[in-house]
Context: one part of a larger RNA
RNA sequence: GAAUCAACGCUGGCGGCGUGCCUAACACAUGCAAGUCGAACGAGAAAGUGGAGCAAUCCAUGAGUAAAGUGGCGUACGGGUGAGUAACACGUGACUAACCUACCCUUGAGUGGGGGAUAACUUCGGGAAACCGAGGCUAAUACCGCAUAAUACCGAGAGGUCAAAGGAGCAAUUCGCUUUAGGAGGGGGUCGCGGCUGAUUAGCUAGUUGGUAGGGUAAUGGCCUACCAAGGCAAUGAUCAGUAUCCGGCCUGAGAGGGCGCACGGACACACUGGAACUGAGACACGGUCCAGACUCCUACGGGAGGCAGCAGUGGGGAAUUUUGCACAAUGGGGGAAACCCUGAUGCAGCAACGCCGCGUGGAGGAUGAAGUCCCUUGGGAUGUAAACUCCUUUCGACCGGGACGAUAAUGACGGUACCGGUGGAAGAAGCCCCGGCUAACUCUGUGCCAGCAGCCGCGGUAAUACAGAGGGGGCAAGCGUUGUUC
Numbered sequence: 001g002a003a004u005c006a007a008c009g010c011u012g013g014c015g016g017c018g019u020g021c022c023u024a025a026c027a028c029a030u031g032c033a034a035g036u037c038g039a040a041c042g043a044g045a046a047a048g049u050g051g052a053g054c055a056a057u058c059c060a061u062g063a064g065u066a067a068a069g070u071g072g073c074g075u076a077c078g079g080g081u082g083a084g085u086a087a088c089a090c091g092u093g094a095c096u097a098a099c100c101u102a103c104c105c106u107u108g109a110g111u112g113g114g115g116g117a118u119a120a121c122u123u124c125g126g127g128a129a130a131c132c133g134a135g136g137c138u139a140a141u142a143c144c145g146c147a148u149a150a151u152a153c154c155g156a157g158a159g160g161u162c163a164a165a166g167g168a169g170c171a172a173u174u175c176g177c178u179u180u181a182g183g184a185g186g187g188g189g190u191c192g193c194g195g196c197u198g199a200u201u202a203g204c205u206a207g208u209u210g211g212u213a214g215g216g217u218a219a220u221g222g223c224c225u226a227c228c229a230a231g232g233c234a235a236u237g238a239u240c241a242g243u244a245u246c247c248g249g250c251c252u253g254a255g256a257g258g259g260c261g262c263a264c265g266g267a268c269a270c271a272c273u274g275g276a277a278c279u280g281a282g283a284c285a286c287g288g289u290c291c292a293g294a295c296u297c298c299u300a301c302g303g304g305a306g307g308c309a310g311c312a313g314u315g316g317g318g319a320a321u322u323u324u325g326c327a328c329a330a331u332g333g334g335g336g337a338a339a340c341c342c343u344g345a346u347g348c349a350g351c352a353a354c355g356c357c358g359c360g361u362g363g364a365g366g367a368u369g370a371a372g373u374c375c376c377u378u379g380g381g382a383u384g385u386a387a388a389c390u391c392c393u394u395u396c397g398a399c400c401g402g403g404a405c406g407a408u409a410a411u412g413a414c415g416g417u418a419c420c421g422g423u424g425g426a427a428g429a430a431g432c433c434c435c436g437g438c439u440a441a442c443u444c445u446g447u448g449c450c451a452g453c454a455g456c457c458g459c460g461g462u463a464a465u466a467c468a469g470a471g472g473g474g475g476c477a478a479g480c481g482u483u484g485u486u487c
Stems, first nucleotide, its partner, number of pairs: 001487004006483005013359006019352002021317001026315003030312003035073003040070002048061005080270003090194007099187003104183003108179004112146001114144002121136006152161003166175003196242003203233003208230008245267004249260004272293005295306004323349001325348003331345001332343004362392004372383004396428001398423005406414001431476005436457003442471005452459002
């Protein structure tokens, strides 16, 4: 000098675009963050309103609506965090004849005929609750046989094996379902190479290294098991220990290099701690299940409930980091034939000079060089065209009016915002640091090795340009300085 996820001190007018718990992966009140489909299925309220009736009540409507259940798809995406991890985790380049792939696209074939249940509901029972048990009824695109069966699967061959579901529509048709092949996109696996520190860590290893057989997996493989052999790694640093997500990139630098990995994008890992599997095309699953543990809450003491490293927000820690906001209008995602519903993703708004960029705080004229203040050799000099004063302008802000693009056939949170027009008046808008040398900028007074300053050298003990105040000056400017960190 440049940079910063910064903080602190003094100060602070506006706008645009960004950024905002680096510390306790500490604990969390409350609300919301993943639902949707009645064109898969059965069942199905109430309030209210209208009518009848003396009334109880009944009928219609509300409405095949709400709420719930079976079933399908989604919940493995999106969002958060960086604890762990020195590893094929990541980056890059290969390989996979050793593999998988829901939805989507293309392609061939099929979609026949049956069955038994079960939730909801209802009747009982248990429980404080969470919820649970028994009997009865019922549907399906839920479940199970039969038939059909190939270019599918198994097999050397002969041969053997395997499927389906219907819905909507008056219909045409369409959306599905089963199976086959290909594609796209996505994923699993293997290998070469690459990127931290320590030898005051020198030996490490028993499923260890290899083989055979089997199991397991979508798939190779000590991945696992049995048996056999005795190997395998290491000074080109094994093992151990410490530290650490990795990269595209970012900062600095002429470069080589050094430092960093916040925001944005890609990958990985994690979801109170540890372990496990289930479902599924995909998870060993943040807002799923089970077990154990710690913690918190409820309890009728028998037993239950919970997981903000989602968005806000609270306590705590800390030098330090925001609103319990608006909207699905746009973009994107899930479901649905669609209408539409959901979406703290996202789009916006709010707070913070935290950063970058832009703008303003007026312009021109104006000497008797006014007053005040400071200095002085008492002559004067400085502040200083600075002010006053005259003329002018109105950016930004204020007030009044109009008013978008973004989205059009319709739909705008932002927003009466941006922007445009008008009104009035210099009006509402400047500070901070420094002035001994390095280093741009000097005098007076006070103090008297005191009080104090200080990045280094060093100032201060009676004339201090170095302390403190004042006048003057220099630098930067809505900032300025200090501290921390990097080059």